Model confidence (mean pLDDT): 85 of 100.
A computed fold for a 687-nucleotide part of an RNA from a metagenome, annotated as large-subunit ribosomal RNA, domain II.
Context: one part of a larger RNA
């Protein structure tokens, strides 16, 4: 892991409601007793007590009233408007372990020092080697000591190193040989040494050369038993079928935030017939927008207080001002906390029309109270986030199907069942892949198939202005002059360093006191401008469609799903077709409403509607074990069980036959439950 078995809303007593039954202004007995005896009961007593029949008041008390009060006033609660009660059953709640399993822990009484810590009594052990303290002896030495030398001696938490003991390092081991070992190298090895046996100290206690260590292989409070099924607002699990309806992830409060109470939203019963959409009509309102009288803010101008600067003056007064600037005026803006304006929607009322869901109240039962994304309107944030927080609508949640390559929340569309029938939606129609290799334009970038500011004689369409057969535009040929080297400045300044300008005049077809290059300055080249040649369009500026550049990333093309495509890209247009569980057709099921039949219900017929579904509410059933009717019935001519088929029911299931098996089984109607298994890191066994 698998298989088989086992495994979770029970029981008692109360409460509330529904249903069933009895009696009914009443209903009912409890303990206990008597009688009786197939089922350990049944029948009969027993009225204590309880509920109801009257309320009001704190109470005395009064009473269809009563309380408050001075009150015959007003007001409060009542009556008037009367149905209860007992038993059974179902649902839920309460008290109990209360659906089941699960803590870490707390407390009590005991058991442990054969492990280990410390102490204690009595014992045991430490090869060999090295070093050579004190003291002593002798000799030297001294006045005597001191001192020196030689020897002797054998001290030491001394040295090296076995036994013994320890484990800082490292390798192996890691379902180990071992629930702590083995190898290598290592520390101590006469000491605070190691070790044997006995004894002593214990659970908030011991012991501890102190690590929260150790206290019998898990110690920041041992183990065993008990309180005990502790508690668990937490996690997990909770077993057959079909039918109807069907949520919530919000508000308020909460030592509250992953839990609750009340409300909201769901369901069931009863009652009422309330209700909703559309249209019409009557209303309230200050949002979008707009506006600037108000509150603020703001640009330019005009005007002008005040201030700054400056001049004058001893000072004052006063003058000037390219500075700052209130108020007023003109023109122009901005605002969630501005409004002399002001929608669309939405909301409230009334009426008409329509009827499909629906609505309200009372009572029983819930679940939910982590929501997610998308569109629109806002706040926060950075007009960031698959961000966060509100409002509103949608989808998912609880929704399958088709599209979107794949993809809860996007687009289409809501799956009762069956069909090898048809039509469509979104989206598509070259191949993968069902259906058009349609038509007219655009794009030439593989743009399509990722991106901005910005840049560009890419290209299509369009508009305006100007020039042009009296010859435009481009090219080519020729001219492009004189006063003059204009004035100033300057070493020089001559069209062309720079400055100023009233940038003039002449000759001309035309020619600037000069567009650029150039020179030290001149020179030189060139342009504007003009003529000729040529012979038909040219130039400039907008708008708009599609393209271009801007454009660098990490495994591998990898920014169309792929192939591939010049359309099979983009825009427009027309007709076909494909395409879903949508719609239609045919057959069937359940349910609701209406009508008919029918004594009511149940049933039958017709017509119309409905039948996705998590939490959850309601309804109807199947199967298992046992009991009653019950001495019914089936069974060795083969029960249950097993196995393989067949038939049947909407399903849980049921029935039959063959083989196996070898002694019990079961229909119907009721009753009672140890009443249905795949999950709980479930439990036991097997493998």
């Nucleotide at each position: 892991g698998c298989c088989u078995g086992u495994g979770a809303g029970u029981u008692a007593c109360g409460a509330u409601a529904g249903c069933g039954a009895g009696c009914g202004a009443g209903g009912u007995u409890a303990a206990g007793g008597c009688a009786u005896g197939g089922g350990a009961g049944u029948g009969c007593c027993g009225g204590a007590g309880c509920c109801g029949g009257a309320g009001g008041g704190a109470a005395a008390c009064c009473g269809a009233g009563u309380c408050u009060u001075a009150a015959u006033a007003g007001g409060g609660c009542g009556a008037g408007u009367u149905a209860g009660u007992u038993c059974g059953u179902u649902a839920u709640c309460g008290u109990a372990g209360a659906c089941c399993c699960g803590a870490a822990g707390c407390c009590a009484g005991g058991u442990g020092a054969u492990c280990u810590u410390a102490u204690u009594a009595c014992g045991g052990c430490c090869a060999g080697g090295c070093u050579g303290a004190a003291g002593c002896u002798c000799a030297g030495g001294u006045a005597a000591c001191a001192c020196u030398g030689a020897g002797u001696g054998g001290a030491g938490g001394g040295c090296c190193g076995a036994a013994c003991u320890c484990u800082a390092g490292u390798g192996u081991g890691a379902u180990g040989a071992a629930a702590g070992a083995c190898g290598c190298a290592g520390g101590g090895a006469u000491g605070a040494g190691c070790u044997g046996u006995g004894a002593u100290a214990a659970g908030g206690g011991g012991u501890g050369a102190a690590a929260g260590g150790c206290u019998a292989a898990a110690c920041a409070a041992a183990c065993c038993u008990g309180g005990a099924a502790a508690u668990a607002g937490c996690u997990g699990g909770c077993a057959c079928u079909c039918c109807c309806c069907g949520a919530a992830a919000u508000g308020c409060c909460u030592u509250g935030a992953g839990g609750g109470a009340c409300a909201g939203c769901c369901u069931c019963a009863u009652a009422c017939g309330c209700c909703u959409a559309u249209c019409a009509u009557g209303g309230a309102g200050g949002u979008a927008g707009a506006g600037c009288a108000c509150u603020g803010u703001u640009u330019g101008g005009a005007c002008u207080a005040g201030g700054g600067g400056u001049c004058u003056u001893c000072a004052c007064c006063g003058g000037c001002u390219a500075c700052c600037a209130a108020a007023c005026c003109c023109a122009g803006g901005c605002a969630a906390a501005c409004u002399g304006c002001g929608a669309a929607u939405g909301c409230c009322g009334u009426g008409a029309c329509a009827g499909a869901a629906g609505g309200u109240a009372u009572g029983g039962g819930a679940g939910u109270g982590a929501g997610a994304c998308g569109g629109c309107g806002g706040g926060c944030g950075a007009u960031a986030a698959a961000g966060u927080u509100c409002g509103u609508c949608g989808u998912c949640g609880a929704g399958a199907g088709g599209g979107g390559a794949a993809c809860a929340g996007c687009c289409c569309g809501g799956a009762c069942c069956g069909a090898c029938a048809g039509c469509u939606a979104a989206g598509g129609u070259c191949c993968c892949u069902a259906a058009a290799u349609g038509c007219c334009g655009c794009u030439g970038a593989g743009u399509g198939u990722g991106a901005a500011a910005u840049g560009a004689g890419g290209u299509g369409c369009u508009a305006u202005u100007g020039c042009g057969a009296a010859g435009a535009c481009a090219g080519c040929c020729a001219g492009g002059a004189g006063g003059u080297u204009g004035g100033c400045u300057u070493a020089g300044a001559a069209g062309c360093a720079g400055c100023a300008a009233u940038u003039c005049c002449u000759u001309a077809a035309a020619a600037g006191a000069g567009u650029g290059c150039g020179u030290a300055a001149c020179a030189g080249c060139u342009c504007a401008c003009u003529g000729g040649u040529c012979g038909a369009g040219c130039a400039a500026u907008g708008g708009u469609g599609c393209g271009c550049a801007g454009a660098a990333a990490a495994u591998g093309u990898a920014a169309c799903g792929g192939g591939g495509c010049u359309a099979a890209g983009c825009g427009g247009u027309a007709u076909a077709c494909c395409g879903a569980a949508g719609c239609u057709u045919c057959g069937g099921a359940u349910u609701c409403u209406a009508u008919g039949u029918a004594u009511a219900a149940a049933g039958c017929a017709u017509a119309g509607g409905a039948u996705g579904g998590u939490a959850g509410g309601g309804g109807a059933g199947c199967a298992u074990u046992c009991c009653a009717u019950g001495g019914a019935c089936c069974g060795c001519a083969g029960a249950a069980g097993g196995u393989a088929c067949a038939c049947u029911g909407a399903g849980a299931g049921g029935u039959g036959u063959g083989c196996u098996g070898g002694a019990g089984g079961g229909g119907a109607u009721g009753g009672a439950a140890g009443a249905g298994a795949g999950a709980a890191u479930g439990c036991a066994g097997g493998u």
Its Rfam family is "Bacterial large subunit ribosomal RNA". Gene Ontology terms of the family: structural constituent of ribosome and ribosome.